[in-house]
RNA sequence: AAAUGAGAGUUUGAUCCUGGCUCAGGAUGAACGCUGGCGGCGUGUUUAAGGCAUGCAAGUCGAUUGUGUAACUUCGGUUAUGCAAGGCAAACGGGUGAGUAACACAUUGGUAACCUACCUCUAACACAGGGAUAACCCAGAGAAAUUUGGGAUAAUACCUGAUAGUCAUAUAGUAAUAUAAAUUAUUAUAUGUAAAGUUCCGGCGGUUAGAGAGGGGCCUAUGGCUUAUCAGCUAGUUGGUGGGGUAAAAGCCUACCAAGGCUAUGACGAGUAGCGGGUGUGAGAGCAUGACCCGCCUCACUGGGACUGAGAACUGCCCAGACUCCUACGGGAGGCUGCAGUCAAGAAUAUUCCACAAUGACCGAAAGGUUGAUGGAGCGACGCCGCGUGUAGGAAGACGCCCUUCGGGGUGUAAACUACUUUUAUCUGGGACGAAUUCGUGACGGUACCAGAUGAAUAAGCAACUGCUAACCUCGUGCCAGCAGCAGCGGUAAGACGAGGGUUGCAAGCGUUAUCCGGAUUUAUUGGGUGUAAAGGGUCCUCAGGCUGUUUGGAAAGUUUUUAGUUAAAUCUAGAGGCUCAACUUCUAGACUGCUAAAAAAACUAUCAAACUAGAGACCGGGAGAGGUCAGCGGAAUGGCCGGUGUAGUAGUAAAAUGCGUUAAUAUCGGCUAGAACACCAACAGCGAAGGCAGCUGACUAGAACGGUUCUGACGCUCAUAGGACGAAAGCGUGGGUAGCGAAUGGGAUUAGAUACCCCAGUAGUCCACGCCGUAAACGAUGGGUACUAGGCAUUGGAAGUAUCGACCAUUUCAGUGUUGUUAAUCGAAGCUAACGCCUUAAGUACCCCACCUGGGGAGUACGGUCGCAAGACUAAAACUCAAAGGAAUUGACGGGAGUCCGCACAAGCGGUGGAGCAUGUGGUUUAAUUCGACAAUAAGCGUGGAACCUUACCAGGGUUUGACAUCCCGAGAAUCCCGAUGAAAAUUGGGAGUGCCGCAAGGAGCUCGGUGACAGGUGCUGCAUGGUUGUCGUCAGCUCGUGUCGUGAGAUGUCGGGUUAAGUCCUUUAACGAGCGCAACCCCUACUUUGUGUUAAAUUGUUCACAAAGAACUGCCCCGGAUAACGGGGAGGAAGGUGGGGAUGACGUCAAAUCAGCAUGGCUCUUACACCCUGGGCAACACACGUGCUACAAUGGCAAGUACAAAGGGUUGCAAAACCGAAAGGUGAAGCUAAUCCCAUCAAAACUUGUCUCAGUUCGGAUUGAGGUCUGAAACUCGACCUCAUGAAGUUGGAAUCGCUAGUAACCGUGAAUCAGCUACGUCACGGUGAAUACGUUCUCGGACUUUGUACACACCGCCCGUCACGUCAAGAGAGUCGGUAGUACCCUAAGGCUGGCAUUUAUGUCGGACGAAGGUAAGAUCGAUGAUAGGGACGAAGUCGUAACAAGGCAUCCGUAGCGGAAGCUGUGGAUGGAUCACCUCCUUU
Repeated sequence: AAAUGAGAGUUUGAUCCUGGCUCAGGAUGAACGCUGGCGGCGUGUUUAAGGCAUGCAAGUCGAUUGUGUAACUUCGGUUAUGCAAGGCAAACGGGUGAGUAACACAUUGGUAACCUACCUCUAACACAGGGAUAACCCAGAGAAAUUUGGGAUAAUACCUGAUAGUCAUAUAGUAAUAUAAAUUAUUAUAUGUAAAGUUCCGGCGGUUAGAGAGGGGCCUAUGGCUUAUCAGCUAGUUGGUGGGGUAAAAGCCUACCAAGGCUAUGACGAGUAGCGGGUGUGAGAGCAUGACCCGCCUCACUGGGACUGAGAACUGCCCAGACUCCUACGGGAGGCUGCAGUCAAGAAUAUUCCACAAUGACCGAAAGGUUGAUGGAGCGACGCCGCGUGUAGGAAGACGCCCUUCGGGGUGUAAACUACUUUUAUCUGGGACGAAUUCGUGACGGUACCAGAUGAAUAAGCAACUGCUAACCUCGUGCCAGCAGCAGCGGUAAGACGAGGGUUGCAAGCGUUAUCCGGAUUUAUUGGGUGUAAAGGGUCCUCAGGCUGUUUGGAAAGUUUUUAGUUAAAUCUAGAGGCUCAACUUCUAGACUGCUAAAAAAACUAUCAAACUAGAGACCGGGAGAGGUCAGCGGAAUGGCCGGUGUAGUAGUAAAAUGCGUUAAUAUCGGCUAGAACACCAACAGCGAAGGCAGCUGACUAGAACGGUUCUGACGCUCAUAGGACGAAAGCGUGGGUAGCGAAUGGGAUUAGAUACCCCAGUAGUCCACGCCGUAAACGAUGGGUACUAGGCAUUGGAAGUAUCGACCAUUUCAGUGUUGUUAAUCGAAGCUAACGCCUUAAGUACCCCACCUGGGGAGUACGGUCGCAAGACUAAAACUCAAAGGAAUUGACGGGAGUCCGCACAAGCGGUGGAGCAUGUGGUUUAAUUCGACAAUAAGCGUGGAACCUUACCAGGGUUUGACAUCCCGAGAAUCCCGAUGAAAAUUGGGAGUGCCGCAAGGAGCUCGGUGACAGGUGCUGCAUGGUUGUCGUCAGCUCGUGUCGUGAGAUGUCGGGUUAAGUCCUUUAACGAGCGCAACCCCUACUUUGUGUUAAAUUGUUCACAAAGAACUGCCCCGGAUAACGGGGAGGAAGGUGGGGAUGACGUCAAAUCAGCAUGGCUCUUACACCCUGGGCAACACACGUGCUACAAUGGCAAGUACAAAGGGUUGCAAAACCGAAAGGUGAAGCUAAUCCCAUCAAAACUUGUCUCAGUUCGGAUUGAGGUCUGAAACUCGACCUCAUGAAGUUGGAAUCGCUAGUAACCGUGAAUCAGCUACGUCACGGUGAAUACGUUCUCGGACUUUGUACACACCGCCCGUCACGUCAAGAGAGUCGGUAGUACCCUAAGGCUGGCAUUUAUGUCGGACGAAGGUAAGAUCGAUGAUAGGGACGAAGUCGUAACAAGGCAUCCGUAGCGGAAGCUGUGGAUGGAUCACCUCCUUU
């Protein structure tokens, strides 16, 4: 200088937190789906290191030599091409990643422990000889590969001798390097080893020695995977000596000697893997990765081995094995992990191409040859980059399509159309650079590029559109088909499925899948946590390790600075350059955070030395304590036994029963005995590391606190997965003991059952000694240590002074310590925390050390290991499965939780229902149909305030199809009325009468008939699509808002508390202040008074009655209580007194409450029918069950006679008087009345008076039935009401249970009205008459309100939820075994081969032996995997079975450890925890 960090969805009714899952980004040697114009640059078997046909990939040199053939020849030879000898190369180049966890790689050093052909430089030299051999010729063997014998010949092939030292070896000296060892230099002596020629005369070669460059070998340090469910490994192992061996150090090899070496800083084993430069991602730290390019290593069909050579084996050799091929069956040949190509495998990866023109490599003196290295082309959108598919104009906007509120809107300037351009495409013409090198030489390539012509011409798709996430409508479908990354969508109005239109994003691509990094601070070094969410070990001691007080000095390992070297190139960053740009590429600079060396500094850490006392420890002193172990002693209680007294029960429970008891229990008195535990004191008091510890006394013993002018001198802290000790209860072993209690077990209850809770018994056990076990909710759910950060109280020890004779108490103060600090009005400030809460005993602020956590389940389980007598403990996974599981707090709801209050809720009373008969509604049954709805409260005399037809929706039958009803169109006719025929009717059909209204005279309005299609019509479905209306909680007192305040937030406050009220009514207090809907009041009726008016009322005096207006009641007055308030109690006055009585009035909301059949209405559905008309039937059925009523059962009565008193209504399609007829229902009759006038209607009945009946199934009761009538109505059969006569059923006060009512009320009595032709009305709604009883009170039942508490509920307890069993699917473990892989061990057998020994000889070999030695064989184990009858558990699965274990006190509080038992959840015993509700008490705190 530059660069530099984004979040979202999903647990809940809502909130905060914890925590996982998922998404948005980038990347790839990719693959798949749909689509596809061009070019440049890259890139392309990631799988089977599986098998390979064919061709090519390493040759060259005649200037080393012999020889054959051909051509030319001036016959001298020359040229070309073979074969063979010889030289160099073939160890490079190219491929691969199997193996390898290693000096393989990387970085840094060393080699004085080494080698090096070709190349360069320096110095010296090259003399004299010799014998062979291949090709070739001859003769054989063999199918072939190949090979045998004989003969001839050359060399830069081979051999011998000479010469040489600066070479090699040996010996002896000198010097140097730090002594030795060793090395170097040097001196002397002895021994040994060289050479090659060719020529065109320029050269090219040869030998020895030294040096260089480049290349290689070996060694060290450091670095980089997983696993401890791998903890011990190692005999050539570690070292030494002698020998061998190598280019070279070395156990590299061998013989002997010694017993070492490695390991918790992870040896050994197992798994996986080529390593690095780099690459991807990331803010970085990191994490992941190692294609292409570069460096190193490794391999070449598998395994072993040597030869040649300077150097060793992809296309060399030998042996063994597997596989393939040839064969004449005797025997042979081969190795694409080179370039192409082929088969196979796979989701998947290219041409059997061109050229040596360039760059390199090998050979050659050179020309040149060879080169699947390389340069190029081809194929593939596989990737990156670039270009194009046209540009401008063009309608308030065509067609088509889509949507629509039917008006229109969108696609959309988009198209058409007009003008223009030619990148690209096609054609024609020209035409390179790359060549270095004078000439000649280009695979690519007639390519790039340039010019011209033609013509918008040749060129757009993919995915998405609920949220995250940019983008929306319609139709289809109907939990189906389907979608989905997560949340989730789909069950008839789907923006989520499918299609269409539209839109959004990217674009020759777009999506999907797979994998990596990121987001994920979700392994946290940067940068997390552990009270309750996952997480502190049960406790203590302690080795290693980590950390460590004050001062001074030394040295400089860490640390810091500077310098030098290195960190290959490429990559990366920056700046420039070249391809038209870019990708790509070239140059320059930086960077590569690393390592090494040198110099310097000395604060800090480590180290060495010296000292100190504040940490730690020791010593002395007097105190406190249920600290531990052992021994002894004590009393109360309980049980047993003995004896006495005494008699029928006792014990037990909610209630019982089993049990015990006349063989004398229980009770009571006395005596004896046994075991276990220690009341009061006793206290959230004490001690201990924890577990834990309690009668008294003694012995032994440990620790802590305090005081001290003592001593030592950092001796300390913490401690693993290394070690040790302790460790409740239960349980185990051996031996004792056993009073009480008491798993198991037996019996009795309870219960649907009761393997439980309750009761009666009772074995292990509980107790002791010794030995195991080693776990608990072993908890403060809080590891240990040190330091710091306001207080108050109590307590231990001490001191002081006042007072006192003295002591105690009280006061002040010092030092220290335990405990408590909580709901309580005070335990809280700061701080911390998700909140709850913690707060000097921290969960605050910091440091050190240890342990532990990383979503829920599977699972603290399986396998393996260690421990244990066993039970079991410790250590400790995975597959699979879910999108949550969880913590704290909030609002509700709920509780077989609590508190307060109210209500005809109970209680106190009166009268009923439930029993009878009848009426009526419902269920059920029946039926052709018995239409439909309503079902706890909140259905059932409800919709229906009135089903004979109609109503009517149902059934049977008969009919109609633009329709019974509406609008439009066409035609005809006025409408309308009358008379026939058929028919059950609807309807069909015939005849006659009749010509209307308005009018500008064109026509119009209304009506009828016929026709056509749009449409009508539906009491068909959905009240879970809706409106409206209604019920209920409930006439209960509640439900909310604004602002403010508190809380991270959901929320809280207000609305709570103390009083009071019918009331969230009012008062008071108060972080609340106000307000709204409810309450109350305002409205209506009624009770009193006054005034006015007075028709049709009453009366004729006052007045009654009616209508209208006004007044009156407000705790206003007095007394008492109360906070002086609100308010309450009493009294006066008053017609009325504390809301006077009654009505209307129903907050926010609850019940998917009721109603699509009252009405309206979306959607769906029917359309000669699910529409419409008609006749008849049904809604009225009848074994039965339920609800609501009426009438009764009689004497408070029935019957008969007489007498009296209302209110409120209705009436012209009506009410109907008088009078007359009838015994009556009723009839005739018609006055009057559109109503304070007339009528229903004398307006009543109970009541009252008198008489009779006299307790009976009656003079009660009236059902049922018979007969005769009346009325309504077309019509009373199914199926009306009423009257008269006759008949005269059940019923003698009603089981369990249950309903209404608190005053003009209940009860009893009658009257009217609506509906209505009539009526099923005994119903409903109104009206008056007569007219009570009782309320102590709030324990209980029901409902409600408020507060509080618990909760695992929120669809809210009709909730949630556990386990067995049954069925299906899946994964993992066990399993008699079976099969296979891998690595090693022991033994056997030995190939090639080198080593070694002997023998033979042609001197180069042959042959025989020895140890070693790959593959193979045998054996016992280890380890990994596959498979396996079967049995067991686990997970998952809309509506299976059994129970109900948990959540509320979950109905027996729950849970932890342990033991026994049981279909199952589970139950019980024993010890422990509170993570238990409720009530009472105690302690503590605060105030007085």
The RNA shown here (small-subunit ribosomal RNA) has 1488 nucleotides and comes from a bacterium.
Its mean pLDDT, the model's own confidence on a scale to 100, is 82.
Rfam family: Bacterial small subunit ribosomal RNA.
The sequence is in RNAcentral, with records from ENA and SILVA.